Predicted 3D model of a 465-nucleotide part of an RNA (small-subunit ribosomal RNA, 3' major domain) from a wastewater metagenome. The coordinates come from a structure-prediction model, not an experiment, and the mean pLDDT is 81. Its Rfam family is "Bacterial small subunit ribosomal RNA". The full RNA is in RNAcentral, with records from SILVA.
[in-house]
Context: one part of a larger RNA
This record gives sequence, structure tokens and C1' cells, in this order.
RNA sequence: UGACGGGGACCCGCACAAGCGGUGGAUUAUGUUCUUUAAUUCGAUGCUAACCGAAAAACCUUACCAGGGUUUGAAAUCCCAAGAAUUACUGCGAAAGCAGUGAGUGCUUUAUUGAACUUGGUGACAGAUGUUGCAUGGCCGUCGUCAGCUCGUGUCGUGAGAUGUUUGGUUAAGUCCAUCAACGAGCGCAACCCUUGCAAGUAGUUGUAUUUUUCUACUUGGACUGCCCCGGCAACGGGGAGGAAGGAGGGGAUGAUGUCAGGUCAGUAUUACUCUUACAUCCUGGGCUAGAAACGUAAUACAAUGGCUAGUACAAUGCGCUAGUGCCAACCCGCGAGGGGGAGCAAAUCGCAUCAAAGCUAGUCCCAGUUCGGAUAAGAGGCUGAAACUCGCCUCUUUGAAGUCGGAAUCGCUAGUAAUCGCAGAUCAGCAAGCUGCGGUGAAUACGUUCCCGGGUCUUGUACA
Repeated sequence: UGACGGGGACCCGCACAAGCGGUGGAUUAUGUUCUUUAAUUCGAUGCUAACCGAAAAACCUUACCAGGGUUUGAAAUCCCAAGAAUUACUGCGAAAGCAGUGAGUGCUUUAUUGAACUUGGUGACAGAUGUUGCAUGGCCGUCGUCAGCUCGUGUCGUGAGAUGUUUGGUUAAGUCCAUCAACGAGCGCAACCCUUGCAAGUAGUUGUAUUUUUCUACUUGGACUGCCCCGGCAACGGGGAGGAAGGAGGGGAUGAUGUCAGGUCAGUAUUACUCUUACAUCCUGGGCUAGAAACGUAAUACAAUGGCUAGUACAAUGCGCUAGUGCCAACCCGCGAGGGGGAGCAAAUCGCAUCAAAGCUAGUCCCAGUUCGGAUAAGAGGCUGAAACUCGCCUCUUUGAAGUCGGAAUCGCUAGUAAUCGCAGAUCAGCAAGCUGCGGUGAAUACGUUCCCGGGUCUUGUACA
């Protein structure tokens, strides 16, 4: 000087407390461990792994396994030889591919050839999701959006170093003020950026029945403790007015010096090592989907603030076809999934999409393993796709399991938040209970900082570095 302390003082945070809703019990989905397996590819493992890489494992993907093939190779450059390219057919084969028979003679040239392409050969080479994230770059997580981390000059100290950065206030903040052997400065904080809430102006087609309004797009304005009162040296704090908005208005992007030899060589790049008829590469089939058990994260429930039936109301974000064949209306068929149909639309025009569900109105059920709950299973169908057996999704009829609110323990959340309700998108042929967004309805509580956890500042002890 740090680090640590079941030392001290002060301060902060959904850290506790006060509340609301969960997890832990059930079933299912999904990930992981373990086990099994020919293979169940690999990585991630307290917080910081476990619906994570994976924004889609039937084939492909795919890296794994079994079997069948290839060896200058699936793809790259160079050299030699032959043949234009291209195309039809036969046999063997699960395919990859292997073997063979024809058709065809183009463009260019100094008439040798050359360009492109195909086949064969030779070796230089290729190739590796092989190892090392403890050789690395880049990127990312975490402490933490915590308020810290440093430097120049000066001063003090033999020196390591200290001072500044401490102290008293104040703040979300090393934010600002006062003081002070310090005076200044840098990276962080804040601001500049995006979005949302208010107003004005301009422009409006494809939106509005219609001027106004709404809506869409753009440009400005608006909030600064500016004004008033109180406290204070000041910074600032408390209250008030006006205002759509008040003291950082709400949300986002933005992540200092560093820490964890944190994660990633399987995204790519890359050192070194290793393989080179195989650790390379092609194909068919299988596996990644197994299942005694354990854990994580979710979905659905256990019901009457509810289930069912009928009627009826109100959104926002988005997405859509020129070849990668999209969104698909009216109408018709089907109980339905869906099928037919073909209008419109590269979209404020048409469609997904009556754009929604919870909601509201009326009826029924009467507390029960039920008109709760829907797992499981049987049958019959539909869709995508060469192909749904292993192994997809959906519909209808029947079946109707566990479950009556969950032990110890534990998680999230302070306002348009929690809770609850649906909608869209990416991925995508098909497949969403996951993820990313969008809107609808819309709470309770916070006395307070004694305690638990994490962090910051000062101080103190230390046989630690």
C1' cells in the first nucleotide's frame, strides 16, 4: 500500500421489513445430471451452467454409430495427356457410385493452337467440428450503471509511498458547495442520441361521410429550481403557484481502471502439436427423441372472483409473391382440422384479421373428484413433405389418470409495475407450452434500517501478500 475481520462509524440497493403473486407437492413440455446404448456428437456447471450455444434434430442439418464406397480427394492453385460442351440408353447397387453402348462436332487461331468445360494421370498440396480458451486475437458474461480509477506539477517522507481523492454539508453520482499544501487535468457520472407524454407550424394519399377534428410524416417550441414562501455562508433541501409534464417526467441505448488464467480454438481468425488409403471425404440406415432415478425452468390445473351455452363490445405491434411460387377475400363443401375457388395486393389501398381474449348481458351447473381437471389410450380423419415406423403438427368421437392449493426451504415485483388476457414476428416445407415484441384489464404495500445478503466511503487490528 492492499486484502481480510463472527472490529467500529456513516450511506445505498426489492437487501430486509410491509404487501401481491409464485416455485418446492400433481400431470405434461423442455434443459441438465446419472444410467443405458453400436451411437445416445460437442460445449456451458454456485451467484456468472441447466427452453443456455440451438431464431426450429423425420432426411438434410450432423459434428456421433453401423454398413457400403473414394484416396490429389466434396471444394482451391499449378503441370501433363485425351476429348468441344452437351445429351440418350443399358446392367449391377439401398444409395453413393461402378461398368458399358450410342448421338453430337460448336466459338477462336499465325491452322501449331487458345478460351470455357469434361475425363484420366503425376506430385507440390488440399482437408481435419482433431488437441490446447492455461499460447492468442476478436467478442461476451460478472462485480455494476456500482461511483469509482488515475495523471502532471508542487509539497511531505531516507524509502515503499502520502497529499490531491481527506474533513463538514449535499447529491442518484469523486454531483456540487465550503474548508484545506495543494493547484490543475484525464477516463468514468451527467449532458449531447433514440423513444414516449403536451402544443404550434407545414404537408397530406392509399386514412376521415364531412370544413373542423382524428390519424400519418416532418420541423420547431416546452421544464430551467425560471417564479413565490421557509431554512442555509453556499451547494442544496422542504412547501406552493402556474402547467400536458416538476425538480433526473417515464423508458431505452450507452458499461471507467480493473477482477474471475471466467466463457468461447464448435461462428470466424490464429500459435504450437497431431492425423494424411485417415482423426480426410461421399452415401444409406440408425442415433442426437433411450429411462430406474435426481435437479432446474416453464405450461395446465386443483374450481363458483369459476366451468359450460347463447348474444354482444373495444386494441396495438407486425408480416406478405418478379422465381426463394407469398398473404389469400367473396362464395361453395365439410361437425371440424381442412378442401374447392379465384378477386385483390410488392401494401395507411388488398389480405393475414368479423382483426383478439379477458370484459359485458342472459341462462344453466350447486360444492361433488363434479358439467372441475385434462393426462393417458382406442378408433376415424386432415395438412406439410420423395418420405411422418423409429420421430411431426392438427381435427372429430370415445376414454377420462394424478390433482382438493403443496414440508423444510426459496424466487420475482415499488405503477401503467405485479397479476391476468389475448395478438404478432423471427426461425420455418411442416412443427412454439420457448424467445423477441405488442397492446387490453389493472392492484396491494413501503413504519422503518435492528437484523440477513451484496456494495461504497472513512477508520482500526493483523503471525496474510